c-di-GMP-I riboswitch aptamer from Oryzomonas sp., 90 nucleotides, folded computationally. The model forms 95% of the base pairs in the Rfam consensus. The organism belongs to Oryzomonas, within Bacteria.

RNA sequence: CAUCGAUAAAGCCAAACCUACAGUGAUGUAGGGACGGAAAGCUGCGGAUCUUAAACCUCGUUAUCCUGAUGAGAUGGCCGAGCUGCCGAA
Numbered sequence: 001c002a003u004c005g006a007u008a009a010a011g012c013c014a015a016a017c018c019u020a021c022a023g024u025g026a027u028g029u030a031g032g033g034a035c036g037g038a039a040a041g042c043u044g045c046g047g048a049u050c051u052u053a054a055a056c057c058u059c060g061u062u063a064u065c066c067u068g069a070u071g072a073g074a075u076g077g078c079c080g081a082g083c084u085g086c087c088g089a090a
Base pairs, nucleotide, nucleotide: 004088005087012037013036017032018031019030020029021028022027035077041083042082043081045080046079047078048075049074050073051072052071055070056068
C1' cells in the first nucleotide's frame, strides 16, 4: 500500500415508535428514541419499489366520480455504480 474486518480502542450514524412543522402524497426537516450499521458518508447515473392534488389521458353536453402513470416526484438504512473516508488484530 492492497485485501480484509477483532467479543480491540477512540469516536460516528440512528430503524420502528412519539411530538412539532412542510407536502396532495410517497416522504422530508427538527427534537426525543435505538433496531441496527465499517461507509447507515455523499451522488437518484442504471435497476427496483413507492407516491401523484393540480395539469395531461379516458369517459362525458356539463359537473361529479373513476382509470392510467405521459409527465412530475420519493427512497442512498432495497440492489448495483461513481466519488470520498476513521481505526488496524488475524